[in-house]
RNA sequence: CAGAGUAGAAGGGUCGGCGUCAAGUGCCGGGCGAACAGGGAGUUGUCGUCCGGACGAAGCCGGAGCAACGGCGCGGUCGGUCCUUCGCAUCCCGCUG
Numbered sequence: 001c002a003g004a005g006u007a008g009a010a011g012g013g014u015c016g017g018c019g020u021c022a023a024g025u026g027c028c029g030g031g032c033g034a035a036c037a038g039g040g041a042g043u044u045g046u047c048g049u050c051c052g053g054a055c056g057a058a059g060c061c062g063g064a065g066c067a068a069c070g071g072c073g074c075g076g077u078c079g080g081u082c083c084u085u086c087g088c089a090u091c092c093c094g095c096u097g
Base pairs, nucleotide, nucleotide: 001097002096003095008086009085010084011083012082013081014080015079016078017077018075019074020073027053028052029051030050031049032048033047034046038093039092040091041090059072060071061070062069
């Protein structure tokens, strides 16, 4: 001087749930907590959780009827798995050449 490597993130496929009687997702404010490559530090960044606030939605069919249930949808819905892409805010040390 150059480089490798993580947690994870995003998109897509697939499987299984949840909601459709509106939870969830997304947005704003606050409290608490957690993680961030092999080691250390670590943000005004990231994530989780709780409280408050604003906004806000797609149902239809079968089932004789209500309901259970089933089917097709819908939701910036949740989780598993596979593929692709990206990948320590930053600093020091270590590792490889």
Molecule: THF (Tetrahydrofolate) riboswitch aptamer
Organism: bovine gut metagenome